This is a predicted structure of a 155-nucleotide RNA (c-di-AMP riboswitch aptamer (ydaO/yuaA leader)) from an Alicyclobacillaceae bacterium.
Model confidence (mean pLDDT): 76 of 100.
Lineage of the source: Bacteria > Bacillati > Bacillota > Caryophanales > Alicyclobacillaceae.
[in-house]
RNA sequence: GCGAAACAAAGGCCGAAUCGCCGCGACACCUUUCAGAAGCGUUGCGGCGUACGGGGGAACCACAGGAUUUGGGGUGAAAUGGCCGGAUGCCGGCCAUCGGGCGCCUUUCGACCGAACCCGACAGCUAACCCCGGAGGCCGGAGAAAGGAGUGGGU
Numbered sequence: 001g002c003g004a005a006a007c008a009a010a011g012g013c014c015g016a017a018u019c020g021c022c023g024c025g026a027c028a029c030c031u032u033u034c035a036g037a038a039g040c041g042u043u044g045c046g047g048c049g050u051a052c053g054g055g056g057g058a059a060c061c062a063c064a065g066g067a068u069u070u071g072g073g074g075u076g077a078a079a080u081g082g083c084c085g086g087a088u089g090c091c092g093g094c095c096a097u098c099g100g101g102c103g104c105c106u107u108u109c110g111a112c113c114g115a116a117c118c119c120g121a122c123a124g125c126u127a128a129c130c131c132c133g134g135a136g137g138c139c140g141g142a143g144a145a146a147g148g149a150g151u152g153g154g155u
Stems, first nucleotide, its partner, number of pairs: 011139004019049009030039003052133005061124001069121001071122001072119004079097008098114003102110001104148006
């Protein structure tokens, strides 16, 4: 000097999954102190709330013969059809249509994703009412072009 990896801070992404208070404990950083004794500090566990998110549940409506082992249903973008192969319960590949995010928005192009889990014989919509979640994971100039919006700085 170059490159790689890890960690931290900062900045972001997918997602409803953010924020606050209290109790008990801890002390590597910051501050005070004789001292983890303390908080204007950080963090672990638990509890109560919360931005936000989901489900159940009348009348009316829908359904009029429909649904009911070919079970049915829910969260979620995570589906449908065709062809081929396999071990035809299912799995894989290709194509088409469709759905999702790609860092302010729209359009076009582009590459990528199309999982996982839950209820337990049962649920259309649905006021009152009732119940539940409020996680986890990831990134390196954020794909490109056109148009637009907004913000900041300079003159």